[in-house]
Context: one part of a larger RNA
C1' cells in the first nucleotide's frame, strides 16, 4: 500500500416527511361579533277557518221637532208652489214663572192661575208675501225608534282545541258516540311590520429593505436629475381639494422697496414732507419656481368677452384614456380717436372615467292611428368613488385545532458580505503624578486591527442546514490566568505595577438559578480569553424556548391574544461511501 473482519460516529449541508415557524395566494376551512347581506324561531297587526244573542260609543238612512236677522219695512221674511180664508168656551188677546237659543233686538217651547172673546191674514212698503193654512225641499241642530256598519264589553254553543269513558279497528294510526273543560279565544294558513350569529353565503386593500405596528396612496412647486425631454427610493423641503362681479374686460395715467434728513404724542418700527432711488432689493389673493418696470405691479373712467355657433387649421404632451396652447370664420357686443384688445384672472395646484338618478329645454322617437309614457339630443346637478384609472347599491375579526398550493423571490438559527456598534492596539499629549507629559494614569481629538457582541444586507439552504443550556469527547489561536526568560519602575529587600518574549504543560469543588453569565462559600501555582455551524442531539439529556390540555394577571363585546407567569407534554435511523481505531492475510 491492497484486501477482509470487528468497532466509532466527524463528514457525505447523511436517510425519513414537496417546513408545521415566516411570508405570499384577490387559496380553503371552521369559529366570533354592535362587519355586510340574507334566513329560521319568536313578537305584533290584518285576514281566512269563524258562528248566535245582548250592551256601550260613533257613523249613515228613515220619522218627528226645531233653526235661518244686509237695507227699507209694525218685524229675525231660508226657497218654490197652492191658497181666501185659518185658529178660538176642547179657552183668543193680556199677565207670572221656568227652560233653550241669539245677529242682544228678540225668537221658540213648557206650566199655573187670574182672565173671558177675540187673534192672524187679505190691504201699504219690499228683488221675493205672509209661520193665516197646506204641500215639496235646502242649511244647521236635537230627540226617538227601527235598520245597516263599526268599536268596547258581557253571555251562549255549534265550529276548532284539550281531558276522561265507551265502541270499531292487524286494539297501531285513526274513526264514531257520550260527558266535562275551554271557546270563537287559542291553534293553523296567507299578507305585512318588528326582531334575529340560531343558521347561511361572503368580505375584511396595496406599498413596505420579511410581515405586523406606524406612515403613505390624487394634484402642484423646487432639489436629487449627471447643462434637451424624461428619470427611482418609507430621499430632502413645502403647498392644494380654493378665492374674486372684482382680484374679470378695455382705455388712460402712474412707479415700487429701501436709505438719509425734517416734523406733536412717535420710540428700531405707524403718518406727513424733501432728497436719493443703482433692474427691483417691492408688488402680483394663497406654496415654490419661472416671469414682469412708460408693466403682468398701482390708480382712475367706462363696462359685462367669466360671450353664442364654430374651427378643432396647426402644434405640445402622450401606451390608452386624459391634459395643454392656438391663428382664423360668422353673429351680436364692451372699451378705445384709432390701430386694436377682449372666448376670465402673470403662469404652473384648487380634482373624479363609465353606469345610475334628477332638473330645465328640444324641430328627434312615439309598437294600429292620435296622444302620452319611456328613450335620444342640448344644458346643468348628485362622488374625502381621498385606497383619488373609481371591483359591489351593500362588508369586520380569530385560529396555538388548523389545511392546501408555493417561496430561500421573504423573516427567525447557522454561514457569507459589511464593520455603524463592540473588543483590542497605536498616534497626539491638555492635565494628574510635591518638581517632572510618558514609573503609573491620561481629557479633547486622531489612525488602525479583529471578526468573539448588538446590528445592517437578504447571497446558498423553506421537495427541512434540529434551536439554548448541561454531559461526554475534544482540537486550534494568543490579545498569556499559572509555570519560564527579560526591559523600565515613583524597583532597598519581600511583595507589586507596566511592558516585551514565550502556547511545552497545566488551568477547582460545592450552594442558588433551565440558565450561559453572575453572586456566594471554600480551595488553588492558576482557577485565562476566544475560534471550531454561539465545536459536539445518525453521541446522551430535554430543565428552558416553541404545537395540541389547563389556570392566573392583563388586553379584547367576543372568537381569542401576550420576548407576561404557571402545571403537563412521544427526541426515529440495523452505517453504503469518506474519515478514524484495533486485528488478520497478501
Nucleotide at each position: 500500500c491492497c484486501u477482509g473482519c470487528g468497532g466509532c460516529a466527524a463528514g457525505a449541508c447523511g436517510g425519513a416527511a414537496a417546513g408545521a415557524c415566516c411570508c405570499c395566494g384577490u387559496g380553503c376551512a371552521c369559529c366570533u361579533u354592535u362587519a355586510c347581506u340574507g334566513c329560521a324561531a319568536c313578537c305584533u297587526u290584518g285576514u281566512g277557518u269563524u258562528g248566535g244573542c245582548g250592551u256601550c260609543g260613533c257613523c249613515g238612512a228613515a220619522a218627528g221637532c226645531u233653526c235661518g236677522c244686509g237695507u227699507a219695512g209694525c218685524g229675525u221674511a231660508a226657497g218654490c208652489g197652492g191658497a181666501a180664508g185659518g185658529c178660538g168656551a176642547c179657552g183668543a188677546a193680556c199677565u207670572u214663572c221656568c227652560g233653550u237659543u241669539c245677529u242682544c233686538g228678540g225668537a221658540c217651547g213648557g206650566a199655573g192661575g187670574g182672565a173671558g172673546a177675540g187673534c192672524c191674514c187679505c190691504c201699504a212698503a219690499u228683488g221675493a208675501a205672509a209661520c193665516a193654512c197646506c204641500g215639496c225641499u235646502c242649511u244647521a241642530g236635537c230627540u226617538u225608534u227601527u235598520c245597516g256598519g263599526u268599536u268596547u264589553u258581557g253571555c251562549c254553543u255549534c265550529a276548532c282545541u284539550g281531558g276522561a269513558g265507551g265502541g270499531g279497528g292487524c286494539c297501531a294510526a285513526c274513526c264514531c258516540c257520550u260527558c266535562c273543560a275551554a271557546a270563537a279565544c287559542a291553534a293553523c294558513g296567507c299578507a305585512a311590520g318588528g326582531g334575529g350569529g340560531c343558521c347561511a353565503g361572503u368580505u375584511u386593500g396595496a406599498c413596505u429593505g420579511g410581515g405586523g405596528c406606524g406612515g403613505u396612496c390624487g394634484c402642484c412647486u423646487c432639489c436629487c436629475a449627471a447643462a434637451a425631454c424624461g428619470u427611482a427610493a418609507c430621499g430632502g423641503a413645502g403647498g392644494c381639494g380654493u378665492g374674486c362681479g372684482a382680484a374679470g374686460g378695455u382705455a388712460a395715467g402712474c412707479u415700487c422697496a429701501a436709505a438719509u434728513c425734517g416734523g406733536u404724542u412717535u420710540g428700531g418700527a405707524a403718518c406727513c414732507g424733501a432728497u436719493u432711488g443703482u433692474u427691483g432689493g417691492a408688488g402680483c389673493g394663497c406654496a415654490a419656481u419661472g416671469g414682469c418696470a412708460a408693466a403682468u405691479g398701482c390708480u382712475u373712467g367706462c363696462u359685462g368677452g367669466a360671450c353664442u355657433g364654430c374651427g378643432a387649421a396647426g402644434a405640445c404632451u402622450c401606451a390608452c384614456a386624459a391634459g395643454u396652447c392656438a391663428a382664423g370664420c360668422a353673429g351680436g357686443g364692451a372699451c378705445g380717436a384709432a390701430a386694436g384688445u377682449c372666448g376670465g384672472c402673470c403662469a404652473u395646484a384648487g380634482u373624479g372615467a363609465c353606469c345610475c338618478g334628477a332638473u330645465g329645454g328640444u324641430u328627434c322617437c312615439g309598437a294600429a292611428u292620435g296622444g302620452a309614457a319611456c328613450g335620444g339630443c342640448c344644458a346643468u346637478c348628485g362622488a374625502c368613488c381621498a385606497a383619488c384609472g373609481g371591483a359591489u347599491a351593500a362588508a369586520a375579526g380569530g385560529u396555538a385545532c388548523g389545511c392546501c398550493g408555493g417561496g430561500g423571490a421573504u423573516a427567525a438559527c447557522a454561514g457569507g458580505c459589511u464593520a455603524a456598534u463592540a473588543g483590542c492596539u497605536c498616534c497626539c499629549g491638555a492635565g494628574a503624578g510635591c518638581a517632572c507629559u510618558c514609573a503609573u494614569c491620561g481629557a479633547c481629538g486622531g489612525a488602525g486591527c479583529u471578526g468573539u457582541u448588538u446590528g445592517g444586507c437578504a447571497c446558498c439552504u423553506c421537495g427541512a442546514u434540529g434551536u439554548c443550556g448541561a454531559c461526554u469527547c475534544a482540537u486550534c489561536g494568543c490579545a498569556u490566568c499559572c509555570u519560564g526568560g527579560g526591559a523600565c519602575u515613583g524597583a532597598a529587600g519581600a511583595a507589586g505595577g507596566c511592558c516585551c518574549c514565550a502556547a511545552g504543560g497545566g488551568u477547582a469543588u460545592g450552594g442558588c438559578u433551565g440558565u450561559u453569565c453572575g453572586c456566594c462559600a471554600u480551595u488553588u501555582a492558576a482557577a485565562g480569553c476566544g475560534g471550531u455551524a454561539c465545536g459536539u442531539g445518525a453521541g446522551u439529556u430535554g430543565g428552558g424556548u416553541u404545537c395540541a390540555g389547563a389556570a392566573c394577571g392583563u388586553c379584547g363585546c367576543g372568537a381569542g391574544a401576550c420576548a407576561g407567569u404557571u402545571c403537563g407534554g412521544u427526541c426515529c435511523c440495523u452505517a453504503u461511501c469518506u474519515g478514524c481505531c484495533g486485528c488478520a492475510g497478501g
This is a predicted structure of a 586-nucleotide part of an RNA (large-subunit ribosomal RNA, domain V) from Candidatus Hodgkinia cicadicola. RNAcentral holds the full RNA, with entries from ENA.